The prediction has a mean pLDDT of 82. Predicted 3D model of a 72-nucleotide RNA (transfer RNA) from a Candidatus Blackburnbacteria bacterium. Rfam family: tRNA.
RNA sequence: GCGGGUGUAGUUUACCGGUAAAAUGCCUCCUUGCCAAGGAGGAGACAGUGGGUCCGAUUCCCAUCACCCGCU
Numbered sequence: 001g002c003g004g005g006u007g008u009a010g011u012u013u014a015c016c017g018g019u020a021a022a023a024u025g026c027c028u029c030c031u032u033g034c035c036a037a038g039g040a041g042g043a044g045a046c047a048g049u050g051g052g053u054c055c056g057a058u059u060c061c062c063a064u065c066a067c068c069c070g071c072u
Base pairs, nucleotide, nucleotide: 001071002070003069004068005067006066007065010024011023012022013021018055026042027041028040029039030038048064049063050062051061052060
């Protein structure tokens, strides 16, 4: 330099065109003599960044950034 892959709540993963789901962690309550475990409820991401297409995009297209793999 070229090609490919990944990038979504603190973390790990879904959704893969119709206003983002779950686990875990976090907070509150219940249970307990206390802790843990268990039960109930709650807050938290607009999807790496920018732009385009579309009535509508995390989902398609382009550029770019970070990381990983391969080639030269």